[in-house]
Context: one part of a larger RNA
Molecule: small-subunit ribosomal RNA, central domain
Organism: Nitrososphaerota archaeon
RNA sequence: UUGGGCCUAAAGCGUCCGUAGCCGGUUCUUUAUGUGAUUCGUUAAAUCUAGCGGCUCAACCGCUGGGCUGCGAAUCAUACUAAAGGGCUAGGGGGCGGGAGAGGCUAAGGGUACUCCGCGGGUAGGGGUAAAAUCCGCUGAUCCGUGGAAGACCAACAGUGGCGAAGGCGUUUGGCCAGAACGCGCCCGACGGUGAGGGACGAAAGCUAGGGGAGCGAACCGGAUUAGAUACCCGGGUAGUCCUAGCUGUAAACGAUGCUCGCUAGGUCUUGGAAGAACUUCGUGUUCUGUCAGGGCCGCAGGGAAGCCGUUAAGCGAGCCGCCUGGGGAGUACGGCUGCAAGGCUGAAACUU
Numbered sequence: 001u002u003g004g005g006c007c008u009a010a011a012g013c014g015u016c017c018g019u020a021g022c023c024g025g026u027u028c029u030u031u032a033u034g035u036g037a038u039u040c041g042u043u044a045a046a047u048c049u050a051g052c053g054g055c056u057c058a059a060c061c062g063c064u065g066g067g068c069u070g071c072g073a074a075u076c077a078u079a080c081u082a083a084a085g086g087g088c089u090a091g092g093g094g095g096c097g098g099g100a101g102a103g104g105c106u107a108a109g110g111g112u113a114c115u116c117c118g119c120g121g122g123u124a125g126g127g128g129u130a131a132a133a134u135c136c137g138c139u140g141a142u143c144c145g146u147g148g149a150a151g152a153c154c155a156a157c158a159g160u161g162g163c164g165a166a167g168g169c170g171u172u173u174g175g176c177c178a179g180a181a182c183g184c185g186c187c188c189g190a191c192g193g194u195g196a197g198g199g200a201c202g203a204a205a206g207c208u209a210g211g212g213g214a215g216c217g218a219a220c221c222g223g224a225u226u227a228g229a230u231a232c233c234c235g236g237g238u239a240g241u242c243c244u245a246g247c248u249g250u251a252a253a254c255g256a257u258g259c260u261c262g263c264u265a266g267g268u269c270u271u272g273g274a275a276g277a278a279c280u281u282c283g284u285g286u287u288c289u290g291u292c293a294g295g296g297c298c299g300c301a302g303g304g305a306a307g308c309c310g311u312u313a314a315g316c317g318a319g320c321c322g323c324c325u326g327g328g329g330a331g332u333a334c335g336g337c338u339g340c341a342a343g344g345c346u347g348a349a350a351c352u353u
Base pairs, nucleotide, nucleotide: 004324005323006322007307008306012321014201015200016199017198021194022193023192025088026087027086028085029084030083031082034080035077036076037075038074039073040072041071042070048066049065050064051063052062053061054060091191092188093187094186095184096183097182103177104176105175106174107173108172109171110154111153115149116148117147118146119145120144121143125136126135162169163168206247207246208245209244210243211242215241216240220236221235222234223233258320259319260318261317262316263315266298267297268296269295270294271293272292273291275289276288277287278286279285302309303308326353327352328351335346336345337344338343
């Protein structure tokens, strides 16, 4: 529960696609579903109401008329709504053009460092810390040179930079795939918006099977510290981190801000496109102007409890969806669905305050 809300107080589904539903541009014709008008019928009595009357008055009662509400029928209206048919191009989509990008998948190549191994040089320490010790070292360490192996990662460039629906994406080259912006205004002609159910994608950790394992490193073992130290610090170190195939489906999955459309002062920086102008070393160049699309900062009106937001709105409106309703109990129990499991999704109550 016909109310008020959802950045931070409770509250925007992690994200997108999409079924039903809801909502929907412009114009003409027709119909007349909703809608409106008139008339008729019906809408028992009582109730309600106007007038009059009866109880001495009133409550109460009676008579006559009216009315509410709903339904049915006939005739009419056609602005809106709906339906049918035709047209349009401002929404949307397609096409073409030259550009931008860590967008995705895949193959091949490269780079520095760490670690380990071989050989050579070399000698007594190295390492680590606040200080130490555990630890490594005369079976020759640390250090220097050279060669090799393996795995992971991709410095500088790097940016309030770019791309992606989100998660996320950063060495080079090739192949395949996708999306967005700009310009043209060539084609289609409302094909659109949202989206209950549903589907797909979804960091890290975790799980299954097989590989791989350099470094790092939960657990674990030592050394310290300490009253203790199941920690912080130090030496080791398994799972894991990596790859392939599958599962899981959660995060402070955050802009703590759902998506779409329209309207409402500006200033400044920046990325991409196209146009014009100036300069030019003529370069895919530099600068400027207005413009379209994105990314930031500041700020008027306005909003807000304030912090702040402010054309990337949290302003002013429209459409659709999701969600909230004191704290604890509790994201628990039970049931259902799902998963190999861990768990996830849905999700109470008693009681208490």